Lysine riboswitch aptamer from a mouse gut metagenome, 168 nucleotides, folded computationally. RNAcentral holds the sequence, with entries from MGnify.

[in-house]
RNA sequence: GAUAGAGGUUGCGUCUUCCAAAAGUACCUUUCUGGAUAUGACAGGCAUAGAAGAAGGAAAGGAAAAGGGGCAGACGCCGAAAGAAACAGUUUUCCUGUGAGAUUGCUUCUUGGGCAUAUGGUAAAAAGCCAUAUGACUGUCAUCAGAUUUUUUUGAUGGGGCGCUAUC
Numbered sequence: 001g002a003u004a005g006a007g008g009u010u011g012c013g014u015c016u017u018c019c020a021a022a023a024g025u026a027c028c029u030u031u032c033u034g035g036a037u038a039u040g041a042c043a044g045g046c047a048u049a050g051a052a053g054a055a056g057g058a059a060a061g062g063a064a065a066a067g068g069g070g071c072a073g074a075c076g077c078c079g080a081a082a083g084a085a086a087c088a089g090u091u092u093u094c095c096u097g098u099g100a101g102a103u104u105g106c107u108u109c110u111u112g113g114g115c116a117u118a119u120g121g122u123a124a125a126a127a128g129c130c131a132u133a134u135g136a137c138u139g140u141c142a143u144c145a146g147a148u149u150u151u152u153u154u155g156a157u158g159g160g161g162c163g164c165u166a167u168c
Stems, first nucleotide, its partner, number of pairs: 001168005008078001011077006018070002027062007037049004041098005081111005087105006112138002115135008140159008
């Protein structure tokens, strides 16, 4: 340098069916009230609706979806993957600008893995996800000490995946 592997049955990610929740919410219709604005993220424009009654409020009826989640299945894998930043591109909204969001590519940095707790963010949410911190657990390597038919195994301390093991 190349190739092949290991960590876990709650390792990681994607997709699909079903289920719960979102939610009796958004939204629509009718009635009453109200009495001139309202909607398209914001500004300008433009468009639509409006005294044949706008916004708001109350009642009745009808009534979703997305994102996220759970079980199961299939597929791809072991920097699997996740996050942050910069650059470049695409895209959302009627037009322009501003903003916010989504997504793709490359580069740099961080993280061994899952779990629990706390704080913060996101989200409808005591779910989940993300970030930080703490804690034990787990896997691996190193050092030290012990046990063992010297294979192997127990404990302590420490490190990290650009690592570890095997073969060439």